A computed fold for a 267-nucleotide RNA, annotated as Bacterial large signal recognition particle RNA. It was read from a public genome assembly, where an Rfam model found it. Its Rfam family is "Bacterial large signal recognition particle RNA". About the family: The signal recognition particle (SRP) is a universally conserved ribonucleoprotein involved in the co-translational targeting of proteins to membranes. The prediction has a mean pLDDT of 76.
């Protein structure tokens, strides 16, 4: 160095998740010339030699092993748009409210504001008038089998009789009570009055006189104040998501280059 057999190896790798931690299954990238059966997310199987039990195949090299570039993907970090949701109420923000201010408007005002004074009124208390209401009193009407009062037909009783006597219906009349009317009185009363007469009382409103002589007011707007409120928007801060961006982050498939790796027999 050839051939022939057989052995480690290899028959995919990877990310996140899961886990103490490997490795499968499910997920998601790569890539393929890249086995097959069972297992298994309230898991399966092991434990640094870290799937595990069973068949095959393939074999020292394009396939196996180690490195280095390169880098598809995914992870973590950080900035950012927008979206959602919580907190703030510190923001010369909004938006309410409250105060203050008079530039602007509007509005009163020389047919007189504001101010100052004076009267009246509102208020309070006494007293009258007037309305309402109620009782009573006058007044009508009613009103009684007997137990009211007169008159008492008949009839009754008593008398020789003349006459007397109670006396029922009837008819008057009337007591109590019962009803009504208010032109009249009297007493009581009041969620009563554009009433009146006294007296007191205020400076708050309202009308009014009278001096004064030019401003009031504070609606709107603007201005200044608020350790007043609101939190729908803005604003700030926290967090979730969805995307973009960034880089001495991290893990890395494929791909390229480089370099490694047996035994045994015969030539």
């Nucleotide at each position: 160095c050839u051939g022939c057999a057989c052995u480690a190896g290899u028959c995919g790798g990877g990310g996140a998740g899961c886990u103490a931690g490997c490795g499968g299954u499910g997920c998601c990238c790569u890539g393929u010339a890249a086995c097959c059966u069972g297992c298994a997310a309230u898991c399966c199987g092991c434990u640094a030699u870290a799937g595990c039990a069973g068949g095959g195949a393939u074999g020292a090299a394009u396939u196996c092993c180690c490195g280095a570039c390169c880098g598809a993907g995914g992870g973590g970090a950080u900035g950012u748009u927008c979206u959602g949701u919580g907190u703030c109420g510190u923001c010369u923000g909004a938006c309410c409210c409250c105060g203050g201010u008079a530039a602007g408007c509007a509005g009163c005002g020389u047919u007189g504001a504001c101010g100052a004074u004076c009267c009246g009124g509102u208020c309070u208390c006494g007293c009258g008038c007037a309305a309402g209401g109620u009782c009573a009193a006058c007044c009508c009407g009613u009103g009684a089998a007997c137990c009211a009062u007169g008159u008492c037909a008949g009839g009754c009783g008593g008398g020789g009789a003349a006459c007397c006597g109670a006396g029922c219906a009837g008819c008057a009349u009337u007591a109590a009570g019962c009803g009504g009317u208010g032109c009249u009185u009297g007493g009581c009363u009041u969620g009563u009055g554009c009433c009146g007469c006294g007296a007191g009382g205020u400076c708050g409103c309202c009308g009014g006189g009278u001096c004064c002589g030019a401003g009031c007011c504070g609606g709107c707007u603007g201005c200044c104040g608020g350790u007043g409120g609101u939190a729908a928007c803005g604003g700030a801060u926290a967090u979730a998501g969805c995307g973009c961006a960034u880089g001495a982050u991290u893990c890395g498939g494929a791909g390229u280059c480089g370099g490694g790796u047996g035994u045994g027999c015969a030539g």